Small-subunit ribosomal RNA, 3' major domain from an uncultured bacterium, 475 nucleotides, folded computationally. The full RNA is in RNAcentral, with records from ENA, Greengenes and SILVA.
Context: one part of a larger RNA
RNA sequence: UGACGGGGGCCCGCACAAGCGGUGGAGUAUGUGGUUUAAUUCGACGCAACGCGAAGAACCUUACCAAGGCUUGACAUCCCGUGACCGCCAUGGAAACAUGGUUUCCCUUCGGGGCAAGGAGACAGGUGGUGCAUGGUUGUCGUCAGCUCGUGUCGUGAGAUGUUGGGUUAAGUCCCGCAACGAGCGCAACCCCUGUGGUUAGUUGCCAGCACGUAAUGGUGGGCACUCUAGCCAGACUGCCGGCGAUAAGUCGGAGGAAGGUGGGGACGACGUCAAAUCAUCAUGCCCCUUAUGUCCUGGGCUACACACGUACUACAAUGGCCGUUACAAUGGGAAGCCAAAGAGUAAUCUGGAGCAAAUCCCUUAAAAGCGGUCCCAGUUCGAAUUGUGGGCUGAAACUCGCCCACAUGAAGUCGGAAUUGCUAGUAAUUGCGGAUCAGCAUGCCGUGGUGAAUGCGUUCCCGGGUCUUGUACA
Numbered sequence: 001u002g003a004c005g006g007g008g009g010c011c012c013g014c015a016c017a018a019g020c021g022g023u024g025g026a027g028u029a030u031g032u033g034g035u036u037u038a039a040u041u042c043g044a045c046g047c048a049a050c051g052c053g054a055a056g057a058a059c060c061u062u063a064c065c066a067a068g069g070c071u072u073g074a075c076a077u078c079c080c081g082u083g084a085c086c087g088c089c090a091u092g093g094a095a096a097c098a099u100g101g102u103u104u105c106c107c108u109u110c111g112g113g114g115c116a117a118g119g120a121g122a123c124a125g126g127u128g129g130u131g132c133a134u135g136g137u138u139g140u141c142g143u144c145a146g147c148u149c150g151u152g153u154c155g156u157g158a159g160a161u162g163u164u165g166g167g168u169u170a171a172g173u174c175c176c177g178c179a180a181c182g183a184g185c186g187c188a189a190c191c192c193c194u195g196u197g198g199u200u201a202g203u204u205g206c207c208a209g210c211a212c213g214u215a216a217u218g219g220u221g222g223g224c225a226c227u228c229u230a231g232c233c234a235g236a237c238u239g240c241c242g243g244c245g246a247u248a249a250g251u252c253g254g255a256g257g258a259a260g261g262u263g264g265g266g267a268c269g270a271c272g273u274c275a276a277a278u279c280a281u282c283a284u285g286c287c288c289c290u291u292a293u294g295u296c297c298u299g300g301g302c303u304a305c306a307c308a309c310g311u312a313c314u315a316c317a318a319u320g321g322c323c324g325u326u327a328c329a330a331u332g333g334g335a336a337g338c339c340a341a342a343g344a345g346u347a348a349u350c351u352g353g354a355g356c357a358a359a360u361c362c363c364u365u366a367a368a369a370g371c372g373g374u375c376c377c378a379g380u381u382c383g384a385a386u387u388g389u390g391g392g393c394u395g396a397a398a399c400u401c402g403c404c405c406a407c408a409u410g411a412a413g414u415c416g417g418a419a420u421u422g423c424u425a426g427u428a429a430u431u432g433c434g435g436a437u438c439a440g441c442a443u444g445c446c447g448u449g450g451u452g453a454a455u456g457c458g459u460u461c462c463c464g465g466g467u468c469u470u471g472u473a474c475a
Stems, first nucleotide, its partner, number of pairs: 001475002003472003007469007015459002019423005026314008034305002042053002064300003068296003073123001077122002079119002082116002087102006105114003125289002128287003134283002136278003139274001141272001146185006152161003165176003191266004196234007205224002210221003237260001240254005316416001320375006332363003337356002342351003382413001387408007429451007
């Protein structure tokens, strides 16, 4: 000087407390361990691995296994000679491939070039190893308030000072003081979205005011007032008033205001820590393989199943289930695409083909809520697993191993032990909708609106962190 202490002081955080909802019990989905297997490819392992890489394993993907092929190779450059050796057809084969038949390339400035198969070797190739050789990228403490430097001063020196102290702040934020004076990386601000208004612009919106038309509808003329769209501008700065404070920084209350003290949300992550993660995104040193650890193909596997754990979904019901009726969104996406109307079917879906490269058309009538009826507390009209039969869709192909529909079947489950987790407001809870990936496949992920609480205004304790100080058998 650090680190540590079941030392001390001060401070903060859904850390506790106060509340609301869960997990842990059930069934299923999914990931992992284990076991099994010819293979169940590989990686990730306290927080910070386990709906993670994977934004989508039937084949492909695919790296794994079995069988069958190839060896200058599936891919690149160089050299040689050749010009249909490509393609097509046939036979064998599970395919890759092998054999046979047929065909006899294109451009040209005539130098050559392209393309194709063959030959020779230089080489290719490796999701083989090492993340403890590395780059790059990422997680984490932590959006925590810290981490440093120059000059000066102090100390023999390691170092100290500044950065400590008194206040204050979300903040090393600011003020005051001070052997320090300044500065840098962080904080904040600058950026984006959102909340108010103005203005500009009207191929969305409106009948607001006028006219026409319809069973009805901005459907039409007309208009840009409103809504909206998307550019510019204004607006919030403790600016104003009062109390407290040291006359400071600031804090408490108030006014005005759409908004008040960082308005709300996002992006943004200091010096460093964990030899943290990744050689399987990519790049790369070294090592290893080279008729195989490369490469092609068929089938299988990654989907196994006494079990254990994590994360979710659905429930156990009456604040409910079922039937009927009836409102109100936002974000996104669409050409090998989204697909309307009309029609068929109980339905999945099919036929159909208008419109739309889209503020104009389509996906897309949001759902829960509300209103009326029924059920009457039951393993039930709760709950939906499982299984059977029949059908639909995608796709060469749904047996291993997809999704959906109808009918039948109707398991566990009556609110969950110890323990444990999220959340402070348009939040939790609840409720649908959209998107990426994608032929098909979503209870996951990423977004988006609707309905919409309770509790706290404290810091004794648990956990983590910051800061000052103290002790030290630690470095």